[in-house]
RNA sequence: GCCCAUGUAGCUCAGGCGGUAGAGCGUUUCCAUGGUAAGGAAGAGGUCACCAGUUCGAGUCUGGUCAUGGGCU
Numbered sequence: 001g002c003c004c005a006u007g008u009a010g011c012u013c014a015g016g017c018g019g020u021a022g023a024g025c026g027u028u029u030c031c032a033u034g035g036u037a038a039g040g041a042a043g044a045g046g047u048c049a050c051c052a053g054u055u056c057g058a059g060u061c062u063g064g065u066c067a068u069g070g071g072c073u
Stems, first nucleotide, its partner, number of pairs: 001072007010025004019056001027043005049065005
């Protein structure tokens, strides 16, 4: 220098064909216990890396940028 993959909650990751984003763990509150752990219930937490484009509508499609990993020379 060229090519490929990945980027979604604090962490690990889902999200066939475009239709208003979820799980587990963690965290907060409550229940429960003489108390703690375990357990149960409810909640908070997201500019879907960033910038454009297509579309009535984009996490998803297209182009570019950035970051990480891999391959080729």
Transfer RNA from a Eubacteriales bacterium, 73 nucleotides, folded computationally. Rfam family: tRNA. Its mean pLDDT, the model's own confidence on a scale to 100, is 82. The source organism's lineage runs through Bacteria, Bacillati, Bacillota, Clostridia and Eubacteriales.